[in-house]
The prediction has a mean pLDDT of 84. A computed fold for a 62-nucleotide RNA from Caldicoprobacter oshimai DSM 21659, annotated as Fluoride riboswitch aptamer (crcB RNA motif). Lineage of the source: Bacteria > Bacillota > Clostridia > Caldicoprobacteraceae > Caldicoprobacter oshimai. Of the family's consensus pairs, 100% are formed in the model.
RNA sequence: UAAAUGCCAGGCGAUGGAGUUCGCCGUAAAUGCGCGAAAGUGCCGAUAACUCCUACAAAUAA
Repeated sequence: UAAAUGCCAGGCGAUGGAGUUCGCCGUAAAUGCGCGAAAGUGCCGAUAACUCCUACAAAUAA
C1' cells in the first nucleotide's frame, strides 16, 4: 500500500407510516415482471413475512 476476514455506528428488503419476526449490507445491501433494437407499451403489489393505520380501486349493506 492492496486484498480478505472479524467487530461496531448505522442502513436495506419494487409506491406511505408503525409494531413484531426473518434475511441481507455495512459503501454496499436496494432500484418488480412481460413484449420491443430503441422509443415505448402492458400487468401486479402500499408486507421480505404477519398485524394495524393511511391512500387508491371494486362490490355489497345501512